[in-house]
RNA sequence: GACAAGGGCAAACCCGCCGUGAGGCGGGGACGCAAAACCAGGGGCCUCGGUUCGCCGAGGCGGCCCAGUUACCGAA
Numbered sequence: 001g002a003c004a005a006g007g008g009c010a011a012a013c014c015c016g017c018c019g020u021g022a023g024g025c026g027g028g029g030a031c032g033c034a035a036a037a038c039c040a041g042g043g044g045c046c047u048c049g050g051u052u053c054g055c056c057g058a059g060g061c062g063g064c065c066c067a068g069u070u071a072c073c074g075a076a
Base pairs, nucleotide, nucleotide: 001073008033009032013028014027015026016025017024018023031063037069038068041066042065043064044061045060046059047058048057049056050055
């Protein structure tokens, strides 16, 4: 960051498995994505348990935002 080239990822939903749950993994499927690659450090949202109702603990979401790390192609 171009109406370029070659490619990549894959929301909802459906099926199977795992988890108390949020949700995860695999298959199908494409709403979208130039970091929709990695990362749970800050904020946010969600779940479970506790609670003196202030919060506390353990988890989930990287396709909510910020910070950090790495990376393909490339015209004007």

A computed fold for a 76-nucleotide RNA from a soil metagenome, annotated as c-di-GMP-I riboswitch aptamer.
Its Rfam family is "c-di-GMP-I riboswitch aptamer". Gene Ontology term of the family: cyclic-di-GMP binding.
The coordinates come from a structure-prediction model, not an experiment, and the mean pLDDT is 87.